[in-house]
Context: one part of a larger RNA
RNA sequence: UGACGGGGGCCCGCACAAGCAGCGGAGCGUGUGGUUUAAUUCGAGGCAACGCGCAGAACCUUACCUGGGCUUGACAUCCCGCUGGUACCGACCCGAAAGGGAAGGGACCCCGCAAGGGGAGGCGGGACAGGUGCUGCAUGGCUGUCGUCAGCUCGUGCCGUGAGGUGUUGGGUUAAGUCCCGCAACGAGCGCAACCCUCGCCCCUAGUUGCCGUUUCUAGGGGGACUGCCGGGCGAACCCCGGAGGAAGGUGGGGAUGACGUCAAGUCCGCAUGGCCCUUACGUCCAGGGCGACACACACGCUACAAUGGCGGGGACAAUGGGCUGAGCCACUCGGCGACGAGGAGCCAAUCCCGCAAACCCCGCCUCAGUCCAGAUUGCAGGCUGCAACCCGCCUGCAUGAAGUCGGAGUUGCUAGUAACCGCGCGUCAGCACAGUGCGGUGAAUGCGUUCCCGGGCCUUGUACA
Numbered sequence: 001u002g003a004c005g006g007g008g009g010c011c012c013g014c015a016c017a018a019g020c021a022g023c024g025g026a027g028c029g030u031g032u033g034g035u036u037u038a039a040u041u042c043g044a045g046g047c048a049a050c051g052c053g054c055a056g057a058a059c060c061u062u063a064c065c066u067g068g069g070c071u072u073g074a075c076a077u078c079c080c081g082c083u084g085g086u087a088c089c090g091a092c093c094c095g096a097a098a099g100g101g102a103a104g105g106g107a108c109c110c111c112g113c114a115a116g117g118g119g120a121g122g123c124g125g126g127a128c129a130g131g132u133g134c135u136g137c138a139u140g141g142c143u144g145u146c147g148u149c150a151g152c153u154c155g156u157g158c159c160g161u162g163a164g165g166u167g168u169u170g171g172g173u174u175a176a177g178u179c180c181c182g183c184a185a186c187g188a189g190c191g192c193a194a195c196c197c198u199c200g201c202c203c204c205u206a207g208u209u210g211c212c213g214u215u216u217c218u219a220g221g222g223g224g225a226c227u228g229c230c231g232g233g234c235g236a237a238c239c240c241c242g243g244a245g246g247a248a249g250g251u252g253g254g255g256a257u258g259a260c261g262u263c264a265a266g267u268c269c270g271c272a273u274g275g276c277c278c279u280u281a282c283g284u285c286c287a288g289g290g291c292g293a294c295a296c297a298c299a300c301g302c303u304a305c306a307a308u309g310g311c312g313g314g315g316a317c318a319a320u321g322g323g324c325u326g327a328g329c330c331a332c333u334c335g336g337c338g339a340c341g342a343g344g345a346g347c348c349a350a351u352c353c354c355g356c357a358a359a360c361c362c363c364g365c366c367u368c369a370g371u372c373c374a375g376a377u378u379g380c381a382g383g384c385u386g387c388a389a390c391c392c393g394c395c396u397g398c399a400u401g402a403a404g405u406c407g408g409a410g411u412u413g414c415u416a417g418u419a420a421c422c423g424c425g426c427g428u429c430a431g432c433a434c435a436g437u438g439c440g441g442u443g444a445a446u447g448c449g450u451u452c453c454c455g456g457g458c459c460u461u462g463u464a465c466a
Base pairs, nucleotide, nucleotide: 001466002465003463004462005461007460008459009458010457011456012455013454015450016449019414020413021412022411023410026303027302028301029300030299031298032297033296034294035293042053043052064289065288066287067286068285069284070283073128077127078126079125080124081123082122083121088105089104092101093100094099108119109118110117111116130278131277133276134275135274139272140271141267142266143265144263146261151190152189153188154187155186156185157166158165159164170181171180172179196255197254198253199252201223202222203221204220205219206218207217226249229243230242231241232240233239305407309366310365311364312363313362314361315360321354322353323352328347329346332343333342334341335340373404378399379398380397381396382395383394384393420442421441422440423439424438425437426436
């Protein structure tokens, strides 16, 4: 000087408390451990690994296993030699394919009259390629985390033999090292804030595909909020409390933005890269399998256990988005109980389509039962995508109907248009969403307070720790 303390003081944060909904029990989905396996590829490991890399594992992906092939190689550059019956096409044969063999057909560019030479391509040889092989304790880059926490430093001066201190401490105040006052300090930088995007109010301009009589809407510009005004408190400071006006107050809501650094944190399997290692193979191609195994254990979710509910019928209201030029979104009609199929109009999309939102409201049935709850599991019959759904996809219909009657110790999220509940879109994507990320609809409860648990900030104190 730090770090630490079951030392002290001050102060924050859904940290506790107050409250609402959950998880922990059940079934299923996903991830992980373990076990198994020829292989179940690899990484991630308290917070900060475990619906994580995976914003899509049937083949591919794919890195793993088994088997079958190839070696100058699936890919790049260069050198040497050979090369018209050469490149290229290729019947046919072996084969699961890759690959191997092979009748036959059969060129091109440049120079040159031609002969011929050169090139492209091929074959052979060489140099090299290639490696998701190892090392994230050799690295770059990028990222997580403490933490959107309020801190981290510098120049000069001053103090100290020195490490270092001062400034940055103190008194107030703030979300804030925010600001004020004081002070051997005076200034400054990176952070904070502001400048940026978006939502909420108003005005102007413009407008078709929107609106249908004046606005909504769309998209471009502008205004508006600054403690500006009033009252009170305070040190004539900063600031705090109350009020007015206002669509909005005291950083208006949300986002983007992450200081010096910490964890030899994560990543050599995104990429790049030093070193080491393999080079008829640790490279590469193919087929099949595996990543999907299952006595178990954990994590995160989905669906429930019902009557503020289930089922049948009827009725209503969104927003964000997406859609082909090589085949996308598909109205409407017809067929089918349905998934879907067959026709087929429109749309390069404020025009057409996805597209009936659902919870909600009304009427009726059920009457507390493992049930008209719940839907796992299984059988059969089908539909779709795709070369192909056995391992291993999704969906539909009929049948089957399991556990489950609110969950031990413990534990998570959330302070407002939030939680909770409800559906919808998108990315990935041929197909596959209970995940992720957005969007709107309905819309709460509680907050005395800071003693305690967790994390953090400042000052101070102790220390045999660095």